[in-house]
Context: one part of a larger RNA
Molecule: small-subunit ribosomal RNA, central domain
Organism: uncultured prokaryote
RNA sequence: CUGGGCGUAAAGCGCGCGUAGGCGGAUAGAUAAGUUGGAUGUGAAAGCCCUGGGCUCAACCUGGGAUGGUCAUUCAAAACUGUUUAUCUAGAAUGUGGUAGAGGGUAGUGGAAUUCCUAGUGUAGCGGUGAAAUGCGUAGAUAUUAGGAGGAACAUCAGUGGCGAAGGCGACUGCCUGGGCCAACAUUGACGCUGAGGUGCGAAAGCGUGGGUAGCGAACAGGAUUAGAUACCCUGGUAGUCCACGCCGUAAACGAUGAGAACUAGACGUUGGCCUUAUAAAAAAGGUUAGUGUCGAAGCUAACGCGAUAAGUUCUCCGCCUGGGGAGUACGGCCGCAAGGUUAAAACUC
Numbered sequence: 001c002u003g004g005g006c007g008u009a010a011a012g013c014g015c016g017c018g019u020a021g022g023c024g025g026a027u028a029g030a031u032a033a034g035u036u037g038g039a040u041g042u043g044a045a046a047g048c049c050c051u052g053g054g055c056u057c058a059a060c061c062u063g064g065g066a067u068g069g070u071c072a073u074u075c076a077a078a079a080c081u082g083u084u085u086a087u088c089u090a091g092a093a094u095g096u097g098g099u100a101g102a103g104g105g106u107a108g109u110g111g112a113a114u115u116c117c118u119a120g121u122g123u124a125g126c127g128g129u130g131a132a133a134u135g136c137g138u139a140g141a142u143a144u145u146a147g148g149a150g151g152a153a154c155a156u157c158a159g160u161g162g163c164g165a166a167g168g169c170g171a172c173u174g175c176c177u178g179g180g181c182c183a184a185c186a187u188u189g190a191c192g193c194u195g196a197g198g199u200g201c202g203a204a205a206g207c208g209u210g211g212g213u214a215g216c217g218a219a220c221a222g223g224a225u226u227a228g229a230u231a232c233c234c235u236g237g238u239a240g241u242c243c244a245c246g247c248c249g250u251a252a253a254c255g256a257u258g259a260g261a262a263c264u265a266g267a268c269g270u271u272g273g274c275c276u277u278a279u280a281a282a283a284a285a286g287g288u289u290a291g292u293g294u295c296g297a298a299g300c301u302a303a304c305g306c307g308a309u310a311a312g313u314u315c316u317c318c319g320c321c322u323g324g325g326g327a328g329u330a331c332g333g334c335c336g337c338a339a340g341g342u343u344a345a346a347a348c349u350c
Base pairs, nucleotide, nucleotide: 004321005320006319007304008303012318014201015200016199017198021194022193023192025088026087027086028085029084030083031082033081034080035077036076037075038074039073040072041071042069049065050064051063052062053061054060091191092188093187094186095185096184097182098181099180103177104176105175106174107173108172109171110154115149116148117147118146119145120144121143125136126135162169163168206247207246208245209244210243211242215241216240220236221235222234223233258317259316260315261314262313263312266295267294268293269292270291271290272289273288274287275286276285277284299306300305323350324349325348332343333342334341335340
């Protein structure tokens, strides 16, 4: 160097965009860098290997041969790779016409509910639990009626339904805006795939500044429980949860399954398009395409299971793994206001 792996045993970066690099569709011509063959030169001797000879044998000595190269020069071959010229349309993209959607941002609006305030009715309890108590209430609570304030979240619809690269996204309306899918053509003509570094996005919690604060609620206080109870249960309750701007950059960031491409039985749902049949219309049936599910042939797998949304059969590129603990730690670097993150050992031990 080659050889093994990564759903659950160690192992897929949380997810995009993209630089270098790697890899890359079809036809014809040219070239000859890679590639293949020949020739010449060289690759010292000794040693190693093969085969003879000499010391009585052997070690040892000696003759011959072979091997040994990213080698140099030269001649040739032209399938493949490369380079180049010309062309193509099956990959990719653009245009035209449709189409579904909690995709994103921003402004406004709405109703139910909780809490609080004011006023009315009304009277002794309310609340809470396994049972209680703390707590609230004759200064009139709870309940109920009317009005008002304010914040947060949007019941039903709701669906292994939809959208998004992932995180994630759910009241309604307007404006701005990204992506997808379908059908038939037209256009460009390989413009592609992956992606070390880099760069952007990235739940919750947390941090900074300024607002806001209805409910909930770490910390904290009290009441219970208990041998104790720094808990589970109850009554309160501050940060926080919300908004704006700026950080943080992590999660069982999970399908524990990287991205792209091709191929390989079927059956049954469901979502969005399109076509056909039939129809007054709707429903329906069949086909096709893009998702999203259940089962399953072959095959794969240690098994569980996976099975056209592969963990099957192959190709390209990237990331990662190499016994357990020490340890995702120490030290150093980089990043951060901090919390900490990231990169990442060793001694020792089993």